c-di-GMP-I riboswitch aptamer from an Actinomycetota bacterium, 76 nucleotides, folded computationally. The prediction has a mean pLDDT of 83. The model forms 94% of the base pairs in the Rfam consensus. The organism belongs to Actinomycetota, within Bacteria.
RNA sequence: UCACCUAUAGGGCAAACCCGCCGCGAGGCGGGGGCGCAAAGCCAGGGGCCUCUCGCCAGGCCGCCCAGUUGCUUCA
Numbered sequence: 001u002c003a004c005c006u007a008u009a010g011g012g013c014a015a016a017c018c019c020g021c022c023g024c025g026a027g028g029c030g031g032g033g034g035c036g037c038a039a040a041g042c043c044a045g046g047g048g049c050c051u052c053u054c055g056c057c058a059g060g061c062c063g064c065c066c067a068g069u070u071g072c073u074u075c076a
Stems, first nucleotide, its partner, number of pairs: 012037002017032006035063001041069002045066003048061004052055001
C1' cells in the first nucleotide's frame, strides 16, 4: 500500500402499530413511531411468497435468499 474483518466516530435507514391519500387487491406514498439493519442503498435477473379483473407480455414484496451494481469510518 492492497485485501479481508470489524471496534470507534459522524451519521443513515426504519418494523409493528396509528392517521391521511392512491389502488379491486397484494401493496405504495406522506406524517407520527422504533422492532431491528453494516448496505434494511439501488436493481424484479433467478428462486420464493402474495394479490386479482386469472393475463399473449397481469400485478405486488429487495426488511426471505442468491446474483448484479454503487457507497461512509478503518482501532486491534